[in-house]
A computed fold for a 73-nucleotide RNA from uncultured Ruminococcus sp., annotated as transfer RNA. Its Rfam family is "tRNA". The coordinates come from a structure-prediction model, not an experiment, and the mean pLDDT is 82. NCBI's taxonomy places the organism under Bacteria, Bacillota, Eubacteriales, Oscillospiraceae, Ruminococcus.

RNA sequence: GGGGGUAUAGCUCAGAUGGUAGAGCGUUUGGUUCGCAUUCAAAAGGUCAGGGGUUCGAUUCCCCUUAUCUCCA
Numbered sequence: 001g002g003g004g005g006u007a008u009a010g011c012u013c014a015g016a017u018g019g020u021a022g023a024g025c026g027u028u029u030g031g032u033u034c035g036c037a038u039u040c041a042a043a044a045g046g047u048c049a050g051g052g053g054u055u056c057g058a059u060u061c062c063c064c065u066u067a068u069c070u071c072c073a
Base pairs, nucleotide, nucleotide: 001072002071003070004069005068006067007066010025011024012023013022019056027043028042029041030040031039049065050064051063052062053061
């Protein structure tokens, strides 16, 4: 320098086909207990890496950039 992959909650990851984003763990609150653990319920937490384009509508499709992994040279 060239090809390919990945980027979504604090962490690990879903989100086949474009229609206002979820799970597990964690955190907080409440119940249960004499108390803790376990368990149950609820809540908070997201500019879907950044910018642009297409579309009535984009995490999803297209282009560029950034970071990272990998292959070739």